[in-house]
Context: one part of a larger RNA
RNA sequence: UGACGGGGGCCCGCACAAGCGGUGGAGCAUGUGGCUUAAUUCGAUGCAACGCGAAGAACCUUACCUGGCCUUGACAUGCACUGGACCGCGCCUGAAAGGGCGCUUCUCUUCGGAGCCGGUGCACAGGUGCUGCAUGGCUGUCGUCAGCUCGUGUCGUGAGAUGUUGCGUUAAGUCGCGCAACGAGCGCAACCCCUGUCCUUAGUUGCCAUCAUUAAGUUGGGCACUCUAAGGAGACAAACCCUCUCUGAGGGUGGGAAGGUGGGGAUGACGUCAAGUCAGGAUGGCCCUUACGGCCAGGGCUGCACACGUGCUACAAUGCCCGGUACAGAGGGAUGCGAUGCCGCGAGGCAAAGCGAAUCUCGAAAACCGGGCCCAGUUCAGAUUGCAGUCUGCAACUCGACUGCAUGAAGUUGGAAUCGCUAGUAAUGGCGCAUCAGCUACGGCGCCGUGAAUACGUUCCCGGGCCUUGUACA
Numbered sequence: 001u002g003a004c005g006g007g008g009g010c011c012c013g014c015a016c017a018a019g020c021g022g023u024g025g026a027g028c029a030u031g032u033g034g035c036u037u038a039a040u041u042c043g044a045u046g047c048a049a050c051g052c053g054a055a056g057a058a059c060c061u062u063a064c065c066u067g068g069c070c071u072u073g074a075c076a077u078g079c080a081c082u083g084g085a086c087c088g089c090g091c092c093u094g095a096a097a098g099g100g101c102g103c104u105u106c107u108c109u110u111c112g113g114a115g116c117c118g119g120u121g122c123a124c125a126g127g128u129g130c131u132g133c134a135u136g137g138c139u140g141u142c143g144u145c146a147g148c149u150c151g152u153g154u155c156g157u158g159a160g161a162u163g164u165u166g167c168g169u170u171a172a173g174u175c176g177c178g179c180a181a182c183g184a185g186c187g188c189a190a191c192c193c194c195u196g197u198c199c200u201u202a203g204u205u206g207c208c209a210u211c212a213u214u215a216a217g218u219u220g221g222g223c224a225c226u227c228u229a230a231g232g233a234g235a236c237a238a239a240c241c242c243u244c245u246c247u248g249a250g251g252g253u254g255g256g257a258a259g260g261u262g263g264g265g266a267u268g269a270c271g272u273c274a275a276g277u278c279a280g281g282a283u284g285g286c287c288c289u290u291a292c293g294g295c296c297a298g299g300g301c302u303g304c305a306c307a308c309g310u311g312c313u314a315c316a317a318u319g320c321c322c323g324g325u326a327c328a329g330a331g332g333g334a335u336g337c338g339a340u341g342c343c344g345c346g347a348g349g350c351a352a353a354g355c356g357a358a359u360c361u362c363g364a365a366a367a368c369c370g371g372g373c374c375c376a377g378u379u380c381a382g383a384u385u386g387c388a389g390u391c392u393g394c395a396a397c398u399c400g401a402c403u404g405c406a407u408g409a410a411g412u413u414g415g416a417a418u419c420g421c422u423a424g425u426a427a428u429g430g431c432g433c434a435u436c437a438g439c440u441a442c443g444g445c446g447c448c449g450u451g452a453a454u455a456c457g458u459u460c461c462c463g464g465g466c467c468u469u470g471u472a473c474a
Base pairs, nucleotide, nucleotide: 001474002473003471004470005469007468008467009466010465011464012463013462015458016457019421020420021419022418023417026313027312028311029310030309031308032307033306034304035303042053043052064299065298066297067296068295069294070293073124077123078122079121080120081119082118083117084116088103089102090101091100092099093098106115107114108113126288127287129286130285131284135282137277138276139275140273142271147186148185149184150183151182152181153162154161155160166177167176168175192265193264194263195262197233198232199231200230201229202228203227206223207222208221211220212219236259239253240252241251242250243249244248315414319373320372321371322370323369324368331362332361333360336355337354340351341350342349343348380411385406386405387404388403389402390401391400427450428449429448430447431446432445433444
């Protein structure tokens, strides 16, 4: 100087408390451990691994296993020799890959050769083989925490200290005052984006107050309103009152769409964990070279006595079922979205308008109204299984999703323990997108609808910041 303490002081955070909803019990989905296996490819492992890499494992992917094959190679560059255009087509064998056989067939030329392709040979290719404890890059974490440093000066023999401590204040090393310090840098804040109010400009594909018209903003008309998207205004403790060191700040009031950082996002200091990644790609070293490279078929990654994590669906009456009937936002769409009509109980099929889309299209549910159920393992719940189908795809046996009929399991609110959340939040309802032929999505990322309760307080648990104290630790 740090680190640590079941030392002290001050302060903060959904850290506790106060509340609301869960997990832990059940079934299923998914990841992991374990076991099994020819293989169940590899990585991730307290927080910070475990719906993680995987924003799509039937083949492919695929890195694994078994078997069949290839050896200058699936891919790159160069050299030598040699043959031929390339491309294309056919036959045999075979699971395919591969192997064997055959047909068709060049261009330019300074006649040296060149282009393109094949063969032989040589340099080399290739490796998701090892090392993340050789690395770059990127990322997680402490932590959006308020810290981490430097120059000069001063103090100290020196390590170092001071500044950065103190008093007050703040979300903040934020600001003020004081002070052997005076300044500065990286962080904080602001500048950026979205959202909340208003104005200006613009008016189609959007909108409809007035006029006419229609089944319909449908058409004429209009651009006031909504909206769209570009620019601007607005909030700064600005005004008034009160309090404190009268400096800066705090408490209140009014005005205002918004008030004390308005709400949300992007943004992550010096560093820590030899944290993670050689399998995203890059890369040093080491290793393989008729194989640890390459191609193919089939299998595996989906195995199941078990254990754990993360979720979904429930156990019902604030509910379930049937009928009726409203209201979104953000997105996607051309081998695509598909209106509408017909067929089918349905998944879906047949025909097909419009739309590269403010034009056409995909398009809500909870809510609300009416009826039924009457507390029951039930008109709750839907696992499992049987049969019959639909769709995608070369192909759904291993191993897809969905539909119909039948079947109806566990489950009556979950021990110890444990998680999230402070407002348009939790809870709850649906919708969209990426990946993608299809899909094991109940995952992820977004969007809107309905919409709470509680916070006395900081003693205690956890994490963190500053000062101080002890130390036999570095």